[in-house]
RNA sequence: CGAGGGGAUGCGCCCAAUCCCCUCGUCGGGGGAACCGGGGAACCACAAAUGCACCUGGGGUGAGUCCGAGCAGCGGCUCGGUAGGGCUGCUCCGGCCCGAACCCGACAGCUAACCCGGUCGGCGCGGUGAGAGGAGAG
Numbered sequence: 001c002g003a004g005g006g007g008a009u010g011c012g013c014c015c016a017a018u019c020c021c022c023u024c025g026u027c028g029g030g031g032g033a034a035c036c037g038g039g040g041a042a043c044c045a046c047a048a049a050u051g052c053a054c055c056u057g058g059g060g061u062g063a064g065u066c067c068g069a070g071c072a073g074c075g076g077c078u079c080g081g082u083a084g085g086g087c088u089g090c091u092c093c094g095g096c097c098c099g100a101a102c103c104c105g106a107c108a109g110c111u112a113a114c115c116c117g118g119u120c121g122g123c124g125c126g127g128u129g130a131g132a133g134g135a136g137a138g
Base pairs, nucleotide, nucleotide: 010125011124012123013122014121018033019032020031021030022029023028034119035118036117037116038115039114044109057107058104059103060102061101066081067080068079069078070077071076084098085097086096087095088094090131091130092129
């Protein structure tokens, strides 16, 4: 000097996932605000009569859908794209990424009143360039 690792504080990012209060002598429990999700009328939508054929569930959160190729051992795996989504504290240029996962359990269109839930988790800490705007405090 230093790859890398750990801790504290602060700032920033994805996400609804933040803030406040009470209690407990404990790290748990309870409540509120705010944000988010689900169920749930009328109207509307769907459906409704007859016949035939085919298929075997359906639904929810989420950006996370769909297409092609290959490999397989049903499930699936891998590459390449893609609807769509995020970051570069705002815009543009340029650039970098994601394009998952899970849940309900035969059941749900929308939906006022009403009812029921969630507030986890995961990251980064310097710098593409140009331009612009705002907030707070004194």
The RNA shown here (c-di-AMP riboswitch aptamer (ydaO/yuaA leader)) has 138 nucleotides and comes from Nonomuraea soli. It was read from a public genome assembly, where an Rfam model found it. Model confidence (mean pLDDT): 79 of 100. Taxonomically the source falls in Nonomuraea (Bacteria, Bacillati, Streptosporangiales, Streptosporangiaceae).